[in-house]
Context: one part of a larger RNA
RNA sequence: CCCUCGUUAAGGAACUCGGCAAAAUGACUCCGUAACUUCGGGAGAAGGAGUGCCCCGGUAGGGUGAGUUGAUUUACUCAAACAAGCCCGAGGGGGCUGCAAAGAAACGGCCCAAGCGACUGUUUACUAAAAACACAGGUCUCUGCUAAAUCGAAAGAUUAUGUAUAGGGACUGACGCCUGCCCGGUGCUGGAAGGGGAAGGAAAGGGGUUACUUCUCAAGCAAUUGAGGAGGAAGCUCUUAACCGAAGCCCCAGUAAACGGCGGCCGUAACUAUAACGGUCCUAAGGUAGCGAAAUUCCUUGUCGGGUAAGUUCCGACCCGCACGAAUGGCGUAACGAUUUGGGCACUGUCUCAACGAGGGACUCG
Numbered sequence: 001c002c003c004u005c006g007u008u009a010a011g012g013a014a015c016u017c018g019g020c021a022a023a024a025u026g027a028c029u030c031c032g033u034a035a036c037u038u039c040g041g042g043a044g045a046a047g048g049a050g051u052g053c054c055c056c057g058g059u060a061g062g063g064u065g066a067g068u069u070g071a072u073u074u075a076c077u078c079a080a081a082c083a084a085g086c087c088c089g090a091g092g093g094g095g096c097u098g099c100a101a102a103g104a105a106a107c108g109g110c111c112c113a114a115g116c117g118a119c120u121g122u123u124u125a126c127u128a129a130a131a132a133c134a135c136a137g138g139u140c141u142c143u144g145c146u147a148a149a150u151c152g153a154a155a156g157a158u159u160a161u162g163u164a165u166a167g168g169g170a171c172u173g174a175c176g177c178c179u180g181c182c183c184g185g186u187g188c189u190g191g192a193a194g195g196g197g198a199a200g201g202a203a204a205g206g207g208g209u210u211a212c213u214u215c216u217c218a219a220g221c222a223a224u225u226g227a228g229g230a231g232g233a234a235g236c237u238c239u240u241a242a243c244c245g246a247a248g249c250c251c252c253a254g255u256a257a258a259c260g261g262c263g264g265c266c267g268u269a270a271c272u273a274u275a276a277c278g279g280u281c282c283u284a285a286g287g288u289a290g291c292g293a294a295a296u297u298c299c300u301u302g303u304c305g306g307g308u309a310a311g312u313u314c315c316g317a318c319c320c321g322c323a324c325g326a327a328u329g330g331c332g333u334a335a336c337g338a339u340u341u342g343g344g345c346a347c348u349g350u351c352u353c354a355a356c357g358a359g360g361g362a363c364u365c366g
Stems, first nucleotide, its partner, number of pairs: 001361008010352002014350001019347001027051005036041001038174001052096005061088004067082003070078002109345007116337002121133002137172007149158003175332004180262003185259002187255005194250002200244002205239005212231008263281005290324001291321001302318005
């Protein structure tokens, strides 16, 4: 010096990001117990007192209860009274200082005010336990059973030996009060008049090929043969393609607890200021209730009030919401929480400021 532990004058959070750590509280009995509340809770709220031993006394009382008496003709049975034995065993009163500072060994610190999440649960095995996930409850949506959905070339399986009070998916998340406006865009659902529309089918036309016809030339006495040109049916083939072709799509509606969205400028009241009011532009519609410097507020330590001697945090308000807002839910809410923030009491070596001690190391010497 390090680790683990013990004690400490006076002060008592002055430490520190922060009471981190430590200290303190602690058992049982009795008394007593607020706001709020979903009437269950809150609550062990908070707070206060007592606790040894001896005697009255193993008393009072309680439990169990062999048995006795009674009712009954008897038995079973029934009810009442008495009751040995066994078990439990005070409250209260009196006394003792014999020991002691102390008669609970282990065994909650508490309160106030806010945020978040209703709750019990779940989670990053090895930095995060939370405000994240889940949850009961709510809503929408799909699905009529060979269900929808999912796995699988398929057979088949799960769903489910279930059947719409069922099953799947999505969002929200107890409970209370509520959940406004917009369907123009995107999605979904429905519709079918018109537009557009693939594969496929396919009329007519054009080209190529040539059986054949004809012309020219050459050979031959001739029939004919050869070369070239023109025309050219059917078939085959190439090409063009009218027309017939479904749905999606365009189109027409509905739908926001579907994805989402929810304005600007100017003027105006007999002080000023402000603007209930008016004008105008744009929009699918222009943010309703509630909340609001908020887990959201940049400016910002906004302003006012409270708490402190002093408060960028905290609480209550205001509203100028840079950039809250209604199931990506809004606002409340008792209870709950190893949750987050602020304050207080108690308590302390956290500190002023350090000291001593115990055990174990490091280190030095042997």
A computed fold for a 366-nucleotide part of an RNA from a marine sediment metagenome, annotated as large-subunit ribosomal RNA, domain IV. The RNAcentral record of the full RNA draws on MGnify.